[in-house]
Context: one part of a larger RNA
RNA sequence: AGCUGGGGAAGGAACUAGGCAAAAAAGCUACCCGUAAGCUCUGCGAGAUGGGUUCCCCGUUAGAAUAUAUUCUAGCGGGGCGCAGUGAAAGUUUCCCAGGCGACUGUUUAACAAAAACACAGGUCCCUGCUAAAGCCGAAAGGCAAUGUAUAGGGGCUGAGGCCUGACCAGCGCCCGUGUGUUACGGCUGGGGAUUCCCGCCAGUAAUGUUACUGGCGGGAGUUCACUGGCUCAAGCCACGGGUUAGCGUCGGCGGUAACUCUGACCGUCCGAAGGUAGCGUAAUCCCUUGUCGGGUAAGUUCCGGCCUGCAUGAAAGGCUUCACGACUUGGGAACUGUCUCCCCCAGCUGCCCG
Numbered sequence: 001a002g003c004u005g006g007g008g009a010a011g012g013a014a015c016u017a018g019g020c021a022a023a024a025a026a027g028c029u030a031c032c033c034g035u036a037a038g039c040u041c042u043g044c045g046a047g048a049u050g051g052g053u054u055c056c057c058c059g060u061u062a063g064a065a066u067a068u069a070u071u072c073u074a075g076c077g078g079g080g081c082g083c084a085g086u087g088a089a090a091g092u093u094u095c096c097c098a099g100g101c102g103a104c105u106g107u108u109u110a111a112c113a114a115a116a117a118c119a120c121a122g123g124u125c126c127c128u129g130c131u132a133a134a135g136c137c138g139a140a141a142g143g144c145a146a147u148g149u150a151u152a153g154g155g156g157c158u159g160a161g162g163c164c165u166g167a168c169c170a171g172c173g174c175c176c177g178u179g180u181g182u183u184a185c186g187g188c189u190g191g192g193g194a195u196u197c198c199c200g201c202c203a204g205u206a207a208u209g210u211u212a213c214u215g216g217c218g219g220g221a222g223u224u225c226a227c228u229g230g231c232u233c234a235a236g237c238c239a240c241g242g243g244u245u246a247g248c249g250u251c252g253g254c255g256g257u258a259a260c261u262c263u264g265a266c267c268g269u270c271c272g273a274a275g276g277u278a279g280c281g282u283a284a285u286c287c288c289u290u291g292u293c294g295g296g297u298a299a300g301u302u303c304c305g306g307c308c309u310g311c312a313u314g315a316a317a318g319g320c321u322u323c324a325c326g327a328c329u330u331g332g333g334a335a336c337u338g339u340c341u342c343c344c345c346c347a348g349c350u351g352c353c354c355g
Stems, first nucleotide, its partner, number of pairs: 001350008010341002014339001019336001030053004038044002040160001055080011081085001094334007101326002106118002122158007135144003161321004166251003171248002173244007181237002186232006192225015252270005279313001280310001291307005
C1' cells in the first nucleotide's frame, strides 16, 4: 500500500450522473390491537403506515382434560431478575408521497442490453365450403394443417378493463361489373413447298396404225411441312363504371372584421378528395427553450399542477383515462448511515521496504 472484515467524535447525502455501496429497520408457519387515500368494491390496497406483548414466581376467574397428585387454554391482580425474556445459529423485501411507460403472471439478445422491447387475454379485418380447404414444407412421391370442417383453420393489425375511435375513395392497393383495345395454346380455312395416283396436251424413242416408255406443261383427288396469311377463342393486362380505410394513406392558404387595446364568434376569396373532430398537449413528441404562471427548495436546465403560440399531437403504426402489478424509469420525503466534510483506529491475509 492493497484485499476482506470490525469500530468511530460532531454533522447526516453536504458525496455522486444517480443514496452506487454501506448502514438502518422489520420479519423469519409468532400473538394481540389497529390500519388511510383510491379502486375494476364477497374484495384489493394490506403484513399498509403504526402501537403493544413474549422469561420466572404467587394469588385468582372461567372452561377443558385427568392418573384426583395435577396439567392445559383464555384472562385478571401482584411480585422478581438481567444490557437483553421468539435471549442461539443460519438466512433474508426498509418505508412513504407523486409522475411516465407497459394492464397484469410470463418471455428475450447462452457470454456487455431484462426493458417502455416480445408475448398475452380481449378487439377487429382478410382468406378458406373440404373427393385435392386456405396456408406451409418438398423437383416429386408425400406430409403438416387435421383423423380438424367456418363456435374450425390460416394470415395482418391492435393489445386487460372504462369512455371512444372523426372527415376524405382524388392517388396506390384490393373486390365486383362491363368490353370498344391487346393476347397464348387450340379449332376452322387459304397461299406456297414436297410427294402419291389419275386425266389432257406437246416433244422424242420403239414397234406399228394405234399402243407402250421417257421428258416437259396444265388440271383434278389425296398425304404432308422448322414456310406464310385470314377467321375464331380464356384468364390476364388495359380501358371504363362502382365499392372498400380497424386497406396503403391524406386531413389547407390569404385578406378583413366587435364603441380603449387585444382577440376574432363573423365575412370574403383561392385551391382541394377532404381540410385534423373528441381528446391530450413545451409531452419518451417543442427547434426557439432553462417557454410562461403556480408549487416544492435559502437557492430547482430536473420534478409536479395549469396555460396553448402543437418547428413537426391525435384517434386500432389506436386517442384519452385507469385499480392492481414492475430487479423498469423520473422527482420528493422519513429513517439510517464513513457516500461525504475528512479522515482515523483495529484484526486477518498479501505485496514491498528495513533489520

The prediction has a mean pLDDT of 80. A computed fold for a 355-nucleotide part of an RNA from a Pseudomonadota bacterium, annotated as large-subunit ribosomal RNA, domain IV. NCBI's taxonomy places the organism under Bacteria, Pseudomonadati, Pseudomonadota. Its Rfam family is "Bacterial large subunit ribosomal RNA". Its family is annotated with structural constituent of ribosome and ribosome in the Gene Ontology.